[in-house]
RNA sequence: GCGAGUGUGGUUUAGUGGCAGAACACGACCUUCCCAAGGUCGGGGCAGGGGUUCGAUUCCCCUCACUCGCU
Numbered sequence: 001g002c003g004a005g006u007g008u009g010g011u012u013u014a015g016u017g018g019c020a021g022a023a024c025a026c027g028a029c030c031u032u033c034c035c036a037a038g039g040u041c042g043g044g045g046c047a048g049g050g051g052u053u054c055g056a057u058u059c060c061c062c063u064c065a066c067u068c069g070c071u
Base pairs, nucleotide, nucleotide: 001070002069003068004067005066006065007064010024011023012022013021018054026042027041028040029039030038047063048062049061050060051059
């Protein structure tokens, strides 16, 4: 330099056009003499920009980061 893939809360991930979900973690409360475990509730997320569409996490283009292959 060329090609391919991946990018979703703090972490691991589901989600193939119509209200973004789960587990763990975190906070509050309940329980307990205390801790742990358990229960209820809560906060927090689609890498960035543009396009298509009534509507985009999803489809298209560019950029960025990472991984793999070729040279």